The RNA shown here (FMN riboswitch aptamer (RFN element)) has 138 nucleotides and comes from Lactiplantibacillus mudanjiangensis. Lineage of the source: Bacteria > Bacillota > Bacilli > Lactobacillales > Lactiplantibacillus.
RNA sequence: CGAUUUCUUCGGGGCAGGGUGUAAUUCCCGACCGACGGUGACAAUGCCAAUGGCGUUGAAGUCCGUGACCCACGUGCGCGUGGCUGAUCCAGUGAGAGUCUGGAACCGACUGUAAAGUCAGGAUGGGAGAAGAAAAUA
Numbered sequence: 001c002g003a004u005u006u007c008u009u010c011g012g013g014g015c016a017g018g019g020u021g022u023a024a025u026u027c028c029c030g031a032c033c034g035a036c037g038g039u040g041a042c043a044a045u046g047c048c049a050a051u052g053g054c055g056u057u058g059a060a061g062u063c064c065g066u067g068a069c070c071c072a073c074g075u076g077c078g079c080g081u082g083g084c085u086g087a088u089c090c091a092g093u094g095a096g097a098g099u100c101u102g103g104a105a106c107c108g109a110c111u112g113u114a115a116a117g118u119c120a121g122g123a124u125g126g127g128a129g130a131a132g133a134a135a136a137u138a
Base pairs, nucleotide, nucleotide: 004135005134006133007132008131009130010129017029018028019027031118032117033108034107035066036065037064038063042058043057044056045055046054047053048052061106062105070083071082072081073080074079088104089103090102091101092100110121111120112119
């Protein structure tokens, strides 16, 4: 330093203002939000043998994956395996844009309730994963 095992801690945000109505944070106008890992022509910064090269940190809701919900099967009832799992275009720059810049769009489990991404609930749950500690091994 790497793989393995065990333990601890951490691990999701959001309807302002207004309309209709007996009733809506659910409809309508409008507002607001963006989990985790990867990638990354960007940004900041450092170093060097410096028109360049190499690092470090940050950087995508809609690019590649993961997770919650739900379904099926199995189960020693702890859970395991499999399935399902949303949404982007245009213009600019450029050798190259899925990531940069500008603009315009779009998306968001289940149950409840006046029809919900944002309220209440399952959930003081689970969780991708992040950080740390220990063990043993080459």